About this RNA:
Two RNAs folded together computationally: RNase P RNA and transfer RNA, 465 nucleotides in total. Its mean pLDDT, the model's own confidence on a scale to 100, is 75. It holds a member of the Rfam family "Bacterial RNase P class A". By type it is a ribozyme. Its family is annotated with tRNA processing, dimeric ribonuclease P complex and ribonuclease P activity in the Gene Ontology.

RNA sequence: AGAGAAGGCUGGACGGUCGCCGGCCGCGACAACGCGGCGGGAGGAAAGUCCGGGCUCCGCAGGGCAGGGUGCUGGGUAACGCCCAGGGGGGGAAACCCCACGGACCAGUGCCACAGAAAGCAGACCGCCGUCCCGUCUUUGCUCGCAAGGGUAGCGGGUCGGUAAGGGUGAAACGGUGAGGUAAGAGCUCACCAGCGGCGCGGGUGACCGCGUCGGCUAGGCAAACCCCACCCGGAGCAAGGCCAAAUAGGAGAGCGAUCGGACGGCCCGUCCGUGCUCUCGGGUAAGGCCGCUCGAGACGCCGGGCAACCGGCGUCCUAGAGAAAUGACCGUCACCCUGGGUCACACGCUCGGGGGACAGGACCCGGCUUACAGAUCUUCUCUGGCG
RNA sequence: GCGCCUGUAGCUCAGUUGGAUAGAGCAUCGGACUUCUAAUCCGAGGGUCGCAGGUUCGACUCCUGCCAGGCGCGCCA
Numbered sequence: 001a002g003a004g005a006a007g008g009c010u011g012g013a014c015g016g017u018c019g020c021c022g023g024c025c026g027c028g029a030c031a032a033c034g035c036g037g038c039g040g041g042a043g044g045a046a047a048g049u050c051c052g053g054g055c056u057c058c059g060c061a062g063g064g065c066a067g068g069g070u071g072c073u074g075g076g077u078a079a080c081g082c083c084c085a086g087g088g089g090g091g092g093a094a095a096c097c098c099c100a101c102g103g104a105c106c107a108g109u110g111c112c113a114c115a116g117a118a119a120g121c122a123g124a125c126c127g128c129c130g131u132c133c134c135g136u137c138u139u140u141g142c143u144c145g146c147a148a149g150g151g152u153a154g155c156g157g158g159u160c161g162g163u164a165a166g167g168g169u170g171a172a173a174c175g176g177u178g179a180g181g182u183a184a185g186a187g188c189u190c191a192c193c194a195g196c197g198g199c200g201c202g203g204g205u206g207a208c209c210g211c212g213u214c215g216g217c218u219a220g221g222c223a224a225a226c227c228c229c230a231c232c233c234g235g236a237g238c239a240a241g242g243c244c245a246a247a248u249a250g251g252a253g254a255g256c257g258a259u260c261g262g263a264c265g266g267c268c269c270g271u272c273c274g275u276g277c278u279c280u281c282g283g284g285u286a287a288g289g290c291c292g293c294u295c296g297a298g299a300c301g302c303c304g305g306g307c308a309a310c311c312g313g314c315g316u317c318c319u320a321g322a323g324a325a326a327u328g329a330c331c332g333u334c335a336c337c338c339u340g341g342g343u344c345a346c347a348c349g350c351u352c353g354g355g356g357g358a359c360a361g362g363a364c365c366c367g368g369c370u371u372a373c374a375g376a377u378c379u380u381c382u383c384u385g386g387c388g
Numbered sequence: 389g390c391g392c393c394u395g396u397a398g399c400u401c402a403g404u405u406g407g408a409u410a411g412a413g414c415a416u417c418g419g420a421c422u423u424c425u426a427a428u429c430c431g432a433g434g435g436u437c438g439c440a441g442g443u444u445c446g447a448c449u450c451c452u453g454c455c456a457g458g459c460g461c462g463c464c465a
Base pairs, nucleotide, nucleotide: 001384002383003382004381005380006379007378008377010375012334013333014332015331016330017329018328020041021040023038024037025036026035027034028033043359047370048369050368051367052366053365054364055237056236057235058234062269063268064267065266067233068232069231070230071229072086073085074084075083076082087101088099089098090097091096102228103227108226109225110222111221112220125167126166127163128162129161130160132158133157134156135155136154140153141152142151143150144149175193176192177191178190179189180188194218196215197214198213199212200211201210202209203208241291242290243289244288251281252280253279254278255277256276260274261273262272263271283464284463285462298317299316300315301314302313303312304311305310336356337355338354339353340352341351342350343349389461390460391459392458393457394456395455398414399413400412401411407445416432417431418430419429420428438454439453440452441451442450
């Protein structure tokens, strides 16, 4: 210098003018309203609403079935499908990255299209080999015969078998290489290798890893198919919910009735309540006022523990609360990026101009994940090349 | 804001324990019939199965993440 990997930070600054939304104070005697002053006013994702919690109501949040979710191990946490560390598998030359990663003999069921002989306790199409039968012996070999000719090997066809070495099909075909063996073959046997299972020893909290020994010699894939196993999950949501006020027809219909109905959301059990409950239609009101509502698993700094996620202690700080909803626009200067001209032999420099800046916006609040994003910037690491 | 549903040709819809090449009706285009048109008959074209990943030999179908569209829900009595 080039190519790449991982992580963090930031998301223009200052000034002026005109506005927008809350709060507090003062004045107009109070209220409404108006004027003036002070102070505050979006984000790293406020987003998608995909998970998890807080909070509120359903009496408690109970048991079983059903249903849903998660799925290597250990830890973190209020909790999680998140995070950290580790194991195993895969990719890359490396830094490093990715993985829904329990169970497919020892529960069961199902699927594997087409092709292919055969696709799951598989299978004989071609090929190879054997038995038997038929044909042929003109030519080749052997044999009987003086000869004619005969027999047999061979060759061709068929029947019944053996064979998974070879061909061919497929995503996938019941270990690989070599030797022995055989009619031909085959883990049929043996050696080595790969893989599986049992046992033992050692390491680790564990997932798992290493070594040794034995075994039958070999077991296909799919559970993001049903399912099995382990663990977790009651329902609804701030339009939750509470108080106050106004108005109306405190209305009508249907269903249910203690063997019933409701809380309860699919069912059953259990508990509690029931002079009503549920649904539909109609009426009133206009998103009426106040609370919930923002101090919180809070932010920052230092110290300590831990590999880390994170936890503990001390100190400092208060930072929108709001409804159909404010946080903006313009000008100037500077910084950043792109670009045109002048000066100059070129470059640097100096100088005069033009243009650009994303994704997106709170609505009860947090912890995550995911997705979008113009640019600017920092740290660490890998590989290649050059120079010293 | 909260809860839920849908997405296949220009339009309306099929497609199922995952099996190849995705169909139907209407519409469009061409031809036949007719003096011409309509109707009818014959034929043809037209698809990123909303998008992107993953599981699988194989995905419209199963899983995950996005995108777009639609529906419902106030309070009082």